[in-house]
Context: one part of a larger RNA
Molecule: small-subunit ribosomal RNA, central domain
Organism: uncultured prokaryote
RNA sequence: CUGGGCGUAAAGCGCGCGUAGGUGGUUUAGCAAGUUGGAUGUGAAAGCCCCGGGCUCAACCUGGGAAUUGCAUCCAAAACUGCUAAGACUAGGUACGAUAGAGGGGGGUAGAAUUUCAGGUGUAGCGGUGAAAUGCGUAUAGAUCGGGAGGAAUACCGGUGGCGAAGGCGGCCACCUGGACAGAUACUGACGCUGAGGCACGAAAGCGUGGGGAGCAAACAGGAUUAGAUACCCUGGUAGUCCACGCCGUAAACGAUGUCAACUAGCUGUCUGUGGACUUGAUCCGUGGGUAGCGCAGCUAACGCAUUAAGUUGACCGCCUGGGGAGUACGGCCGCAAGGUUAAAACUC
Repeated sequence: CUGGGCGUAAAGCGCGCGUAGGUGGUUUAGCAAGUUGGAUGUGAAAGCCCCGGGCUCAACCUGGGAAUUGCAUCCAAAACUGCUAAGACUAGGUACGAUAGAGGGGGGUAGAAUUUCAGGUGUAGCGGUGAAAUGCGUAUAGAUCGGGAGGAAUACCGGUGGCGAAGGCGGCCACCUGGACAGAUACUGACGCUGAGGCACGAAAGCGUGGGGAGCAAACAGGAUUAGAUACCCUGGUAGUCCACGCCGUAAACGAUGUCAACUAGCUGUCUGUGGACUUGAUCCGUGGGUAGCGCAGCUAACGCAUUAAGUUGACCGCCUGGGGAGUACGGCCGCAAGGUUAAAACUC
């Protein structure tokens, strides 16, 4: 110097795009930077190691050799890496007409329900709970009928169903728009993979300005419960939840499993393409792309994973190194703030 790990023990960035960098499929020719061989020079002496010699031995001293694994130059080799040139089609990409989908955006629209308003009918209760009470009601509530207003969410279908990079996405309609996938041809010709910095997106809560406000509901008030009850239960109820624009940038942002590629027994379900067969069927046999259950080899501390790997390999990034102190202090950067991010030490067990 190399050598360990990251589903649950410490450890995969929340997710993508992408700069530098790292890395890179196939054929031929050339170059010779890396690489390999040889030669020459150099690699001070001493020391270490080997063979001798001298102090009676040894330590010690001394002669010779080896070593000094390096560097430089020259000659040579051309398999591998690299570079240059030319080529091919499998990786990647493009075109074509299809397919499925809560993918995204703004706009419109529908019905059920809750609440509320005015009116009709109608009378003494309603509501709520374990039981009650606060609360509402003769100023006519609750119930019921038709009517108006307004906001929010879309029962059934609905599904270990679908789509999306993740967060996430659910009535219906048209418009704008991203991606995926199968098929059959044609084109391009390694244009690929990963990705420090960087940039974009990013639930809920929260913040700023302006709207909106039906239901729900932190805070708050009251009623209960209780030894107390700053709770659980009940009656109310404001921010908020909704919209527009701008911030915040965090989550058990989870598959607690980074991305890409290759390889490695099977069986079953489901979603969605496509080909073929005949006996045309709720058919059969293939072939892709998702998603789920089981299971062999193998792996694993075990649990379990098992072609959607946690198996066998390669490329690149991120991260871990005893518990507490602490994801804290200080400093930097970001933020209106809340705070976020980067991130210690003393001390202690």